Formats: sequence, C1' cells, structure tokens
RNA sequence: UUCUUCGGGGCAGGGUGUGAUUCCCUACCGGCGGUGACAGUCCGCGACCCGUAAUUUACGGCUGAACCGGUGCAAUUCCGGUACCGACAGUAUAGUCUGGACGAGAGAAGAA
Repeated sequence: UUCUUCGGGGCAGGGUGUGAUUCCCUACCGGCGGUGACAGUCCGCGACCCGUAAUUUACGGCUGAACCGGUGCAAUUCCGGUACCGACAGUAUAGUCUGGACGAGAGAAGAA
C1' cells in the first nucleotide's frame, strides 16, 4: 500500500389496571482507543440527531452519569461501601420491546 474477516449487551419474578417488559417493588446490561494500575461515570472517538455544501462524501454543532475510604511508587480503573447515567419514533410514560438497523462505524485481527 492492497485485500478479507470480525466488530453491542440487558427486565427473570411480582403488584395495580380494560390495557404497562413503559408506572410501582425488584432484576439485568455496559461499543472503541488511551491511561506507570484492569474504567458505562477520567481523556478522546464512534453511532443516533440537526445544519451547510460540490449530496451515499466532508465539515461544524449537539451528544448522559461518582463520590468516600483502604492498599500501593502509581489506581475517580483494584478492594469495600453507597450512588448515578443511558438518543430518536411507536405504545399506558421504555437503557432492556418494536422500528430505522441482516444498517453504520470507532476500531481489531489476518493475508499478500
């Protein structure tokens, strides 16, 4: 440099009600890269959404959340405790159902 492949998980159980996996009790889940120490919450990125434009491509905007204590040279990453967050559309109010999406991409692996 070229090509190929991979690349997101989760309401079990119960209550109310005509109807709720959406409300209530409780439960479960966590993309990618970095970081002397392992991250949903630190730093950055992707996707979703909006705008512009030469319109299947680029740029810009928007884009959630954590503290305390302990150990240690070093940890908002480990251990203990207690919390918090999660786009848009549909519907009895949704991180988990259905849909855009058997999509796309940050990236990772392999081959030549």

FMN riboswitch aptamer (RFN element) from uncultured Blautia sp., 112 nucleotides, folded computationally. The organism belongs to Blautia, within Bacteria.